This is a predicted structure of a 72-nucleotide RNA (transfer RNA) from a Planctomycetota bacterium. Its mean pLDDT, the model's own confidence on a scale to 100, is 83. The sequence is in RNAcentral, with records from ENA. Taxonomically the source falls in Planctomycetota (Bacteria, Pseudomonadati). It matches the Rfam family "tRNA". It is annotated as a transfer RNA. From the family's description: Transfer RNA (tRNA) molecules are approximately 80 nucleotides in length.

[in-house]
RNA sequence: CGACGCGUAGCUCAGCGGCAGAGCACUCGGCUGAUAACUGAGGGGCCGGUGGUUCGAAUCCACCCGUGUCGA
Repeated sequence: CGACGCGUAGCUCAGCGGCAGAGCACUCGGCUGAUAACUGAGGGGCCGGUGGUUCGAAUCCACCCGUGUCGA
């Protein structure tokens, strides 16, 4: 310098045009003599940034930023 992939909750990831979700973690409760396990409920992200397309964008397009792999 070039090609390709990835960027969504604290972490690991789903969602591929119309509602933002799961597991773990966290908080409160149940259970227990108590802890763990199990179990019920709850909080937490407007989706890396800026533009564009569209009635409507996390999702499509462009550029930028970060990160990984490969090539030179």